[in-house]
RNA sequence: UGCCUUGUAGCUCAAUGGCAGAGCUAUCCGCUGUUAACGGAGGGGUUGCAGGUUCAAGUCCUGCCGAGGCAG
Numbered sequence: 001u002g003c004c005u006u007g008u009a010g011c012u013c014a015a016u017g018g019c020a021g022a023g024c025u026a027u028c029c030g031c032u033g034u035u036a037a038c039g040g041a042g043g044g045g046u047u048g049c050a051g052g053u054u055c056a057a058g059u060c061c062u063g064c065c066g067a068g069g070c071a072g
Base pairs, nucleotide, nucleotide: 001071002070003069004068005067006066007065010024011023012022013021018055027041028040029039030038048064049063050062051061052060
C1' cells in the first nucleotide's frame, strides 16, 4: 500500500429492508442467623462516525475511524 472479515446494552451475541431483542452482569424486592444459591420486579441503545439509495436502513451503497487476518 492492496484485499477480506468485523464494529448493536456494562459483557457475550441475535435481529429476511418493516415495533432494536436474548442470556449473563448490575439495581431493587422476597427468601435467612449471615453469605452464596434460588424466586420476583425492573432499568439500560443516537446500532463506530458522516453521507447516499428507499415509503421505510442495524441490514444495501460510498467515504472515514477502530479491531483482526492475508498478500506485498
This is a predicted structure of a 72-nucleotide RNA (transfer RNA) from Tumidithrix elongata BACA0141.
The sequence is in RNAcentral, with records from ENA.
Rfam family: tRNA. The family's RNA type in Rfam is transfer RNA.